RNAcentral holds the full RNA, with entries from ENA. This is a predicted structure of a 702-nucleotide part of an RNA (large-subunit ribosomal RNA, domain II) from a Candidatus Microgenomatia bacterium. The source organism's lineage runs through Bacteria, Bacteria candidate phyla, Candidatus Microgenomatota and Candidatus Microgenomatia (nom. nud.). It matches the Rfam family "Bacterial large subunit ribosomal RNA". Its family is annotated with ribosome and structural constituent of ribosome in the Gene Ontology. The prediction has a mean pLDDT of 81.

Context: one part of a larger RNA
RNA sequence: GCUAGUGAGUUAUCAUUCGUCGCUUGCUUAACUGCGUAAACGUGGGGAGGCAUAGCGAAAGCGAUCCGCCCACCGGCGGAAGGUUUGAAUAGAGCCUCAGUGGCGAAUGGUAGACCCGAAACCAGGUGAGCUAGCCAUGGGCAGGGUGAAUUUCAAUUAACAUUGGAAGGAGGCCCGCACCCGUAGUCGGUGAAAAGACUUGGGAUGACCUGUGGUUAGGAGUAAUAUGCUAAUCGUACCUGGAGAUAGCUGGUUCUCCUCGAAAUGUGUUUUGGCACAGCGUUAAAGCUUAAGCUUUGCAGGUAGAGCUACUGAAUGAUCUUGGGGGCUUUUAGUUCUCAACAUCAAUCAAACUCCGAAUUACAAAGUGUAUGCUUUAGCAGUGAGUCCGGCUAGGAUAAGCUAGUCUGGGCAAAAGGGAAACAUCCCAGAUUUCCGUCUAAGGCCUUUAAAUGAAUUCUUAGUGGUAAAGGAAGUAAAAAUCCUCGGACAGUCGGGAGGUUGGCUUAGAAGCAGCCAUCCUUUAAAGAGUGCGUAACAGCUCACCGAAGAAGGAUUUUUGCAUCGAAAAUUAUCGAGGCUAAGUUUUCUGCCGAAGACGAAAAGUCCGAUCUUGUAUCGUGACUGGUAGAGGAGCGUUCCGAUUACAGUGAAGGUUAAGGUGUAAACCAGACUGGAGUGAUCGGAAGUGAGAAUGCUAGC
Numbered sequence: 001g002c003u004a005g006u007g008a009g010u011u012a013u014c015a016u017u018c019g020u021c022g023c024u025u026g027c028u029u030a031a032c033u034g035c036g037u038a039a040a041c042g043u044g045g046g047g048a049g050g051c052a053u054a055g056c057g058a059a060a061g062c063g064a065u066c067c068g069c070c071c072a073c074c075g076g077c078g079g080a081a082g083g084u085u086u087g088a089a090u091a092g093a094g095c096c097u098c099a100g101u102g103g104c105g106a107a108u109g110g111u112a113g114a115c116c117c118g119a120a121a122c123c124a125g126g127u128g129a130g131c132u133a134g135c136c137a138u139g140g141g142c143a144g145g146g147u148g149a150a151u152u153u154c155a156a157u158u159a160a161c162a163u164u165g166g167a168a169g170g171a172g173g174c175c176c177g178c179a180c181c182c183g184u185a186g187u188c189g190g191u192g193a194a195a196a197g198a199c200u201u202g203g204g205a206u207g208a209c210c211u212g213u214g215g216u217u218a219g220g221a222g223u224a225a226u227a228u229g230c231u232a233a234u235c236g237u238a239c240c241u242g243g244a245g246a247u248a249g250c251u252g253g254u255u256c257u258c259c260u261c262g263a264a265a266u267g268u269g270u271u272u273u274g275g276c277a278c279a280g281c282g283u284u285a286a287a288g289c290u291u292a293a294g295c296u297u298u299g300c301a302g303g304u305a306g307a308g309c310u311a312c313u314g315a316a317u318g319a320u321c322u323u324g325g326g327g328g329c330u331u332u333u334a335g336u337u338c339u340c341a342a343c344a345u346c347a348a349u350c351a352a353a354c355u356c357c358g359a360a361u362u363a364c365a366a367a368g369u370g371u372a373u374g375c376u377u378u379a380g381c382a383g384u385g386a387g388u389c390c391g392g393c394u395a396g397g398a399u400a401a402g403c404u405a406g407u408c409u410g411g412g413c414a415a416a417a418g419g420g421a422a423a424c425a426u427c428c429c430a431g432a433u434u435u436c437c438g439u440c441u442a443a444g445g446c447c448u449u450u451a452a453a454u455g456a457a458u459u460c461u462u463a464g465u466g467g468u469a470a471a472g473g474a475a476g477u478a479a480a481a482a483u484c485c486u487c488g489g490a491c492a493g494u495c496g497g498g499a500g501g502u503u504g505g506c507u508u509a510g511a512a513g514c515a516g517c518c519a520u521c522c523u524u525u526a527a528a529g530a531g532u533g534c535g536u537a538a539c540a541g542c543u544c545a546c547c548g549a550a551g552a553a554g555g556a557u558u559u560u561u562g563c564a565u566c567g568a569a570a571a572u573u574a575u576c577g578a579g580g581c582u583a584a585g586u587u588u589u590c591u592g593c594c595g596a597a598g599a600c601g602a603a604a605a606g607u608c609c610g611a612u613c614u615u616g617u618a619u620c621g622u623g624a625c626u627g628g629u630a631g632a633g634g635a636g637c638g639u640u641c642c643g644a645u646u647a648c649a650g651u652g653a654a655g656g657u658u659a660a661g662g663u664g665u666a667a668a669c670c671a672g673a674c675u676g677g678a679g680u681g682a683u684c685g686g687a688a689g690u691g692a693g694a695a696u697g698c699u700a701g702c
Stems, first nucleotide, its partner, number of pairs: 001702006011112013026051003032045005055062002065080006081097006115253002118250001122243006133217009142207001144176003147172001151168006180204003185200004219235001221231003256636006266279005280384002282381008294369006301362001306357001307355002313351003317347004322342009387413004391408006418429003433604004438600003444594003447579003453591001455590003460585001466581001472566002476563010494549004499523003504518003529544001533542002605626004609621004613616001637691001639688010655675004661670003
């Protein structure tokens, strides 16, 4: 890992609700007990007790029914009145004004282990020092080499001690280094040879040394040259058994089928935020209603958007005037200038916590209208209380986030499949009961991949733009508009002219059109500036404006619009899904077609509703509906055992094998063949150790 088996809402009791049965001018027995019986049990006794028959009030205490309508009956609805408490009250408000009770069944809750498995822990009583820590008793072990303390002695020396030298001597938690003990560094090993090792290297090696045997100290205790170390591969409190099924607001798992409806991820509170309680939203039952939503009209509320501000509170720019404070200068009773503040005037502004103003939408109330598998009430049972994306309007942030927070009688997903968007919970279209080799469409498409137009007309684009992006740049191209010039010759190019007074005056070393300042006239002309640029030291020189000629037909400037262009650097080719496309791109218009689980058609099943009668699990309907997680409700299948009835079986039961036959929406059931060799089924009821694929489930096999 696979297969087989096994594996989780049970039982007792109490309570509530629903269903059902008995009794109800109340219901019911408990312990115990008579009779029958082998027993289980059946049938009697037993009223002790319980519930109900009156409520209100803390208590003293006080103390309750009529009317109307509907209805075959049961019963229901409405109104008034009443009991009691409070109170001065005859006010107001609260509670109340009688159908129960005992079984059985179901659901849920409480108490119990209470659906199952799962802690780390806590407590009690015991077992351990054959591992290891310390201690006690008694034994054992330490090759070899080196160093050479005290002390003694001899000699020298000294007055003597001291001192020096030689020899003897053999000290030491001394030195080197085996055994022995340890474990420094590295490598290997790391499903190991080994649940701590191997190799190389290293430390101690006469000592606080190592070691054998026997003994002793223990669980909040021991022992410890303290590392929270060690106390049998276990130690921040050992192990075993018990309390014990500890507890687990946590994780995981929880077993057959079909049908109906179908949520939530919000509010308030919480030692509360991944848990609960109440409300909200779901479901089931009963009763009631025409009310809900929506729309219309009327009434009423408001201070948002916007706007405005000498209408307040503040912010804020420029100019002017006046006054005041401070500084500078001066010719100082004064003037002037800089700066600050305030009043005023003019111009132009700003505000979530400004408003003289002020919508749309909206909320509330009433009336009308209006309809749904709709609403309301009561009762049973829930789940949810981690949400998420998109659109609109907001707040925070950086007018960032697949960001955070809010809001909408928003939309989806969650809990929704199908078609489109290449792929793609959240976008667009559209809500899957089942079947069909029928028809029509939606979004989106129609060259090939790939179903359907290489469709029609029309415009633009040359950039593969289409098939990512901005400020900004640009004689790209198409269209439109405006103002001008033009056969009396425009625009561009070519040829020629472009002069004189004059080198204007000033300035300057110089200044002659062309450093700078001032002025910018006149003349000759077809035209020519006291000069557009280059140039010179200054002149010179070149050129332009302006004019003429030849030739020649359109030209110049500005604005707007469409499409394109540059701006444009990243890690896969990688920003058409691909091939490829000059349309198969793009603008406007038209026709046809394709395209879904949508709609329609045909057939079938179910749910609800309605009608009919023969009242049923019935029939009929050109009725409506049938996606679904958590969850609520309904109807069934199968397993084991029991009761009653009835069947099968050695002429072969159960069980097993078998792709194949038949029935049912399904769980499943029936039949056949082979095997097997002794019990088993059906119907109606009853009771449960009643259904496995998951729990790092458990047991076994492979």